[in-house]
RNA sequence: UCAUCAAGAGCAGCUGAGGGACUGGCCCGGUGACGUUGCGGCAACCUUCCUUGAGAAAGGUGCCAAAUCCAGCGAUAGUAUCGGUAAUGAUUAUGUCGAAAGAUGA
Numbered sequence: 001u002c003a004u005c006a007a008g009a010g011c012a013g014c015u016g017a018g019g020g021a022c023u024g025g026c027c028c029g030g031u032g033a034c035g036u037u038g039c040g041g042c043a044a045c046c047u048u049c050c051u052u053g054a055g056a057a058a059g060g061u062g063c064c065a066a067a068u069c070c071a072g073c074g075a076u077a078g079u080a081u082c083g084g085u086a087a088u089g090a091u092u093a094u095g096u097c098g099a100a101a102g103a104u105g106a
Stems, first nucleotide, its partner, number of pairs: 001106005010039005018028003022072004040064003045060003048056002050053001068101001073098005080091003
């Protein structure tokens, strides 16, 4: 820099208190999370192979709670409340889209 990120895939041993990147929320966790090791699995980015395709899954990665767990910045639609004679303004539930940040591969 480019592509992808709502699908998919867990058991056991060790260890022992925090973990889910950050902040807020919300979750997971002594019925043992996180980490690590073994085995197993998912997937198909790169390589490879072939019968060239919605192919295989051998090699290099990756992954195996929750949408990247949700939001964060902006646009748009729009609910409610308040103010206003009105045009309309302020705050705001919720939906959609994009960006940012992050992750993985090349």
SAM riboswitch aptamer (S box leader) from Veillonella magna, 106 nucleotides, folded computationally. Its Rfam family is "SAM riboswitch aptamer (S box leader)". From the family's description: The SAM riboswitch is found upstream of a number of genes which code for proteins involved in methionine or cysteine biosynthesis in Gram-positive bacteria. Model confidence (mean pLDDT): 83 of 100. The organism belongs to Veillonella, within Bacteria. The sequence is in RNAcentral, with records from MGnify.